RNA sequence: GGAGGGGAACGAGCAGCCGCGCUAGUUUGACGAAUUCAAACGGUGAGGAAAGUCCGGACACCACAGGGCAGGGCGCUGGUUAACAACCAGGCGUCGUGAGGCGACGGAAAGUGCAACAGAAAAUAUACCGCCAGACACUAGUCUGGCAAGGGUGAAAUGGCGAGGUAAGAGCUCACCGCGCCUGUCGUGAGGCAGGCGGCAGUGUAAACCCCGCUCGGUGCAAGACCAAAUAUGCAACCGCCUGAAAGUUGCCCGCUUGAGGUUGCGGGUAGGUCGCAAAGAGAUGCAUAGUAAUAUGUAUCCAAGUCAGAUGGCUGCAUAAACAGAAUCCGGCUUAUGGUCCCCUCCUGAA
RNA sequence: CGGGCUGUAGCGCAGGGGCUAGCGCGCUUGGUUCGGGACCAAGAUGUCGGAGGUUCAAAUCCUCUCAGCCCGA
Numbered sequence: 001g002g003a004g005g006g007g008a009a010c011g012a013g014c015a016g017c018c019g020c021g022c023u024a025g026u027u028u029g030a031c032g033a034a035u036u037c038a039a040a041c042g043g044u045g046a047g048g049a050a051a052g053u054c055c056g057g058a059c060a061c062c063a064c065a066g067g068g069c070a071g072g073g074c075g076c077u078g079g080u081u082a083a084c085a086a087c088c089a090g091g092c093g094u095c096g097u098g099a100g101g102c103g104a105c106g107g108a109a110a111g112u113g114c115a116a117c118a119g120a121a122a123a124u125a126u127a128c129c130g131c132c133a134g135a136c137a138c139u140a141g142u143c144u145g146g147c148a149a150g151g152g153u154g155a156a157a158u159g160g161c162g163a164g165g166u167a168a169g170a171g172c173u174c175a176c177c178g179c180g181c182c183u184g185u186c187g188u189g190a191g192g193c194a195g196g197c198g199g200c201a202g203u204g205u206a207a208a209c210c211c212c213g214c215u216c217g218g219u220g221c222a223a224g225a226c227c228a229a230a231u232a233u234g235c236a237a238c239c240g241c242c243u244g245a246a247a248g249u250u251g252c253c254c255g256c257u258u259g260a261g262g263u264u265g266c267g268g269g270u271a272g273g274u275c276g277c278a279a280a281g282a283g284a285u286g287c288a289u290a291g292u293a294a295u296a297u298g299u300a301u302c303c304a305a306g307u308c309a310g311a312u313g314g315c316u317g318c319a320u321a322a323a324c325a326g327a328a329u330c331c332g333g334c335u336u337a338u339g340g341u342c343c344c345c346u347c348c349u350g351a352a
Numbered sequence: 353c354g355g356g357c358u359g360u361a362g363c364g365c366a367g368g369g370g371c372u373a374g375c376g377c378g379c380u381u382g383g384u385u386c387g388g389g390a391c392c393a394a395g396a397u398g399u400c401g402g403a404g405g406u407u408c409a410a411a412u413c414c415u416c417u418c419a420g421c422c423c424g425a
Base pairs, nucleotide, nucleotide: 001348002347003346004345005344006343007342008341010339013318014317015316016315017314018313020045021044022043023042025041026040027039028038029037030036047324051335052334054333055332056331057330058329059220060219061218062217066254067253068252069251071216072215073214074213075212076090077089078088079087080086091105092103093102094101095100106211107210111209112208113205114204115203128151129150130147131146132145133144134143135142136141159177160176162174163173164172178200179198180197181196182195183194184193185192186191224275225274226273227272234266235265236264237263238262239261246258247257248256281303283302284301285300286299287298288297289296290295353424354423355422356421357420358419359418362377363376364375365374370408379395380394381393382392383391401417402416403415404414405413
C1' cells in the first nucleotide's frame, strides 16, 4: 500500500429569532374560599431502529385456568432470565490460507412414503461392456458356469487404499484409515483420548408423513371499567320454556356456571366523554463484590413525551450535519433499513 | 392499533418436489373473403414479487423481506 475479519460508542452541539403539544412550578385574572378555566413566565418534548409484528412476557377479561382429542412451537451440553425460538460459555460438524464465520445440531436399526432422467441394476440386489474356466466350432464366433477388480450411467452403485491370495476375482486374509460395539481414563455434561473386539450389516431424505422428549388455555388496550346520550317489551318467520333453547367458551367433545328467552330478516335510535395511560420501574448510570461470561447482589446519584388516534417544527450564523426514518398500553429480544467515526486482529505485496 | 389472505405470460387463472411450467382470452404470421368479422393452421411471450437456506433436484418446503387486498368498536 492492497484485500479482508471482529468489536465499540455516536446519530449531533452552541447562539439568536419565529412557531407547536403537555403542565407536577410561580404570578395574575375569571363572583374566586375550594374545585375548575384562561393568560404570562418557567420547565419539558421521538429512535437506534420508534419499523416488521417474527418470538417472549407484563396487564385485562373469560371457571378457579378444569379433563380429553386435535393443533402449534422448540430440539448438542451446561448456565443466565419474569419469560423466550433471546443471551453467555463449551462440545461437535462445516466453510475460509488466516483473523474468524455459519449450523432447524434428537431419531433413517418403530413404521410408511419418495429417489425423475440416464443406467444392467436405485434400496431389492443385479450384470451392458468386460475378466476367467469348460464345451462346441477349430477363422470370426456361440453356449454353459464363475467373478464384481476395471469401463460406462447417475446427485448417489453396497467401506477406502496397499499387499497377499486366486483360473480370474472378492474383507477371502492382513496392515493402516473410516464405521460400529465394549472397557479404561479425563470432564458436571455434550464429548475427548487410549486399548481391545467386530470383516462391515438397512444409501439419502424427517425445512416428507411420523416417533421420542420438553412446552403452549383462549382473546387481545378496538383487552376491559365507568359516566352520559338514545330507545320501540316495533313487525314477520323459526326454535325453546326444566323431557333445557341459548350463552359464558376457545377447532371439537366432556365437565362446570347462568338459564327463559333466543336466532334470522325488515324497519328505527345512539355512536360523546373519563379511566386503563405515564413521574418510579423485570428503570438508567457509576462504583464494589461473586462469576470466564451472560448476569446477580449491594450501594450512591438521576428520572415529568403522552396525541381532537393529528404536537415534538422552521430560518440564520459558527469553514460544517448528512443517511435510514416519526412514539400511540408498556417492557425484553430478534430481524430488516441506514450515516460517518474510532479500536483490535488476519493475509498478500513492497521498502528499511 | 390488532388479525388474516394473495403475488405464476398483456389480462383472468391452474400447477403444492422431478426432465423444456401450462389453460382460456388477447398478440404476431399465413390461409379463407371483393374487403372486414368469424373460422382454419402455425408461432411468440415468463429471471413463477425479491434475497438466502434445506434437498441430487424448489414455482412448490423453510426463514427474512417487498407490494397489494380484506376484516375487527